A computed fold for a 266-nucleotide part of an RNA from a groundwater metagenome, annotated as large-subunit ribosomal RNA, domain VI.
The coordinates come from a structure-prediction model, not an experiment, and the mean pLDDT is 90.
It matches the Rfam family "Bacterial large subunit ribosomal RNA".

Context: one part of a larger RNA
RNA sequence: CGCAGGAAAGGUGAAGGGAGUCUUCUUUAGUACGAGAGGACCGAGAAGAACCGACCACUGGUGUGCCAGUUGUCCCGCCAGGGGCAUCGCUGGGUAGCCAUGUCGGGAAGCGAUAAGCGCUGAAGGCAUCUAAGCGCGAAGCGUACCCUGAGAUGACCUUUCCCACCGGGUUAACCGGGUAAGGCCGCAGGAAGACUACCUGCUUGAUAGGCGACAUGUGGAAGACGCGCAAGCGUCGGAGCUUAGUCGUACUAAUCGGCCGAGGG
Numbered sequence: 001c002g003c004a005g006g007a008a009a010g011g012u013g014a015a016g017g018g019a020g021u022c023u024u025c026u027u028u029a030g031u032a033c034g035a036g037a038g039g040a041c042c043g044a045g046a047a048g049a050a051c052c053g054a055c056c057a058c059u060g061g062u063g064u065g066c067c068a069g070u071u072g073u074c075c076c077g078c079c080a081g082g083g084g085c086a087u088c089g090c091u092g093g094g095u096a097g098c099c100a101u102g103u104c105g106g107g108a109a110g111c112g113a114u115a116a117g118c119g120c121u122g123a124a125g126g127c128a129u130c131u132a133a134g135c136g137c138g139a140a141g142c143g144u145a146c147c148c149u150g151a152g153a154u155g156a157c158c159u160u161u162c163c164c165a166c167c168g169g170g171u172u173a174a175c176c177g178g179g180u181a182a183g184g185c186c187g188c189a190g191g192a193a194g195a196c197u198a199c200c201u202g203c204u205u206g207a208u209a210g211g212c213g214a215c216a217u218g219u220g221g222a223a224g225a226c227g228c229g230c231a232a233g234c235g236u237c238g239g240a241g242c243u244u245a246g247u248c249g250u251a252c253u254a255a256u257c258g259g260c261c262g263a264g265g266g
Base pairs, nucleotide, nucleotide: 001152005163006162007161008160009159010158011157015149016148017147018146021049022048023047024046025045026044027043033038051106052105053104054103055102059100060099061098062097066093067092068091069090070089071086072085073084074083075082076081110144111143112142117137118136119135120134164265166178167177168176169175183261184260185259186258187203188202189201190200191199208254209253210252211250212249213248214247215246218242219241224237225236226235227234228233
């Protein structure tokens, strides 16, 4: 820009893409078959491999804004308690998120047309013949079916809902200009969304982010005081203190005030 007024939701599915794998075991059955050795078709069931997708309740990994221990050194005047630097100094753990080694799911079945092949009926050619006319069966393959994209599918689809037929100019025609409607955009607070954009939520008629509160979670017993000990240290107050990204709540802070676009119907 188009899709024959302007919008908002929800659909249809032309077309395109993805997937498509295999093994073992049990049973049928030591049956059919076979002198024996051996040993099935068909059908039923169960495990599994690799691959693919999704997810984080579990098991774990990471977790440089969480907690603790600890070495050297510098600093806060000293003690105590802390801070900086040394790969996050090193070490032991760890929330959210992101992950796999963790968990769940998938390949299928069915249908249609077929290949090789197997047939029915059947002449040319009184027989025979699956083929010449006609008809059937038959693959991990083909088309569907399953998952994803999808009406610029210009062949521009459908349904529902919302807004209405304004003002001025004009051969009163196309058209031009203007203010609006529904609606949208800008702006701002943000996001399991994201390179940007887009998408999604919110904008005081408000829980969008921060703060604060409570809880959860993680660390693992803070500082200080008291007691014990020559000291290192131990015990009690005390599951203590601290606690990022989590959950719920709460207008304390910031989303102010607003601006712009947008139909009049061949």